[in-house]
RNA sequence: GGCCCCAUCGUCUAGCGGUCAGGACACCAGGUUUUCAGCCUGGGAACCGGGGUUCGAUUCCCCGUGGGGCUG
Numbered sequence: 001g002g003c004c005c006c007a008u009c010g011u012c013u014a015g016c017g018g019u020c021a022g023g024a025c026a027c028c029a030g031g032u033u034u035u036c037a038g039c040c041u042g043g044g045a046a047c048c049g050g051g052g053u054u055c056g057a058u059u060c061c062c063c064g065u066g067g068g069g070c071u072g
Base pairs, nucleotide, nucleotide: 001071002070003069004068005067006066007065010025011024012023013022018055027043028042029041030040031039032038048064049063050062051061052060
């Protein structure tokens, strides 16, 4: 240099054009407990950036950025 893959809450992860963007752990609040842990209830929190296609994009296309793999 070339080719391929990946990028979503703090972390891990689901979501193949119309979802309230879901779940687990973590975190916060309340309950329970002498306290902690655990358990129960509730809560906040995310689509890497810029274009394009479309009535509508997390999803499709292009470019960039970052990460990973193979390879001259």

The RNA shown here (transfer RNA) has 72 nucleotides and comes from a bacterium. Its Rfam family is "tRNA". From the family's description: Transfer RNA (tRNA) molecules are approximately 80 nucleotides in length. It is annotated as a transfer RNA. The sequence was found in a public genome assembly.